[in-house]
RNA sequence: UCCCUGGUAGCUUAGCGGUAAAGCAAUCGCCUGUUAAGCGAUGGACCGUAGGUUCGAAUCCUACCCGGGGAG
Numbered sequence: 001u002c003c004c005u006g007g008u009a010g011c012u013u014a015g016c017g018g019u020a021a022a023g024c025a026a027u028c029g030c031c032u033g034u035u036a037a038g039c040g041a042u043g044g045a046c047c048g049u050a051g052g053u054u055c056g057a058a059u060c061c062u063a064c065c066c067g068g069g070g071a072g
Base pairs, nucleotide, nucleotide: 001071002070003069004068005067006066007065010024011023012022013021018055026042027041028040029039030038048064049063050062051061052060
């Protein structure tokens, strides 16, 4: 320098053009003599950054940043 791959909630991931989902974690409650386990509920990310395409973008395009892998 070039190529591939990833960046979404506190963590691990899903989502493949139509207002972002789940598990764990957190908070509150139920249960229990207490804790844990179990059950129920609640809050939480506008999606790495900046542009573009589109009626509409996490999703498509471009550049750049960061992590991983590869070529020279």
Overview:
Predicted 3D model of a 72-nucleotide RNA (transfer RNA) from a Minisyncoccota bacterium. Its mean pLDDT, the model's own confidence on a scale to 100, is 82. The sequence is in RNAcentral, with records from ENA.